A computed fold for a 74-nucleotide RNA from a Candidatus Saccharimonadia bacterium, annotated as transfer RNA.
[in-house]
Formats: sequence, structure tokens, C1' cells
RNA sequence: GGACCCGUAGCUCAGUUGGCUAGAGCGCUUCAUUGACGUUGAAGAGGUCGCAGGUUCAAGUCCUGCCGGGUCCA
Repeated sequence: GGACCCGUAGCUCAGUUGGCUAGAGCGCUUCAUUGACGUUGAAGAGGUCGCAGGUUCAAGUCCUGCCGGGUCCA
């Protein structure tokens, strides 16, 4: 330098052929339970979906560029 894959909550990830409100588990906060911790139960916080633009009535999803990570080739 070239090809391909990945980037969604603090962590690990799901998200179908573009469509209703962006989710799960773990973690965190509060409450209940307990002598206490843990477990369990209830409630809650936390996201510019890597960044910028484009297409569309509508984009996490499609297209382009860039950034970061990985694999391979040279």
C1' cells in the first nucleotide's frame, strides 16, 4: 500500500427483508427481605447506535468518506 470483517449502555452482546417506544444478561442506584452480608423480589439511572455526509415518508439497518480495532496479502 491492497482485500475482508468488526464498532449499539460501564462490560459481553442481540437487533430478521429499512417501519410502531432502541433491547437482553451481568454490573450500578434506591426500596423490601436479613442481626448483617449474600440470595431473592420491585423500581430506577445509564445510549448523539464510532464520526461526518447522502438516499428515503422513515436509517442501528442501505450508500460514500473518515477514525479506531482485528485477520490476510504484498

Overview: The sequence was found in a public genome assembly.